RNA sequence: GAUAAAGGCAAAGCUGCCGAAAGGCAGUGACGCAAAGCUCCGGGUCUAAGGCGACAUAACGCUAUGGCGGCUGAGCUACCGAA
Numbered sequence: 001g002a003u004a005a006a007g008g009c010a011a012a013g014c015u016g017c018c019g020a021a022a023g024g025c026a027g028u029g030a031c032g033c034a035a036a037g038c039u040c041c042g043g044g045u046c047u048a049a050g051g052c053g054a055c056a057u058a059a060c061g062c063u064a065u066g067g068c069g070g071c072u073g074a075g076c077u078a079c080c081g082a083a
Base pairs, nucleotide, nucleotide: 001080008033009032013028014027015026016025017024018023031070037076038075039074041073042072043071044068045067046066050063051062052061053060
């Protein structure tokens, strides 16, 4: 980062499995992505099993040790080579 070339990844949905959930895995499928490759170190955000509080036989609130790398910063790695 291009009216280039070779490619790559795979959103939502659907099916099955795991999970309390967020979500993850596999198949299918492509919304898009120049790092939409990898890493929770920072910010942000989602969930609340467990715990705490309140309540009364339950709705509710707070909380990450759980997630999101396709939210973002940062770090590491990577194809091509016009301006």

The RNA shown here (c-di-GMP-I riboswitch aptamer) has 83 nucleotides and comes from a soil metagenome.
RNAcentral holds the sequence, with entries from MGnify.
Of the family's consensus pairs, 95% are formed in the model.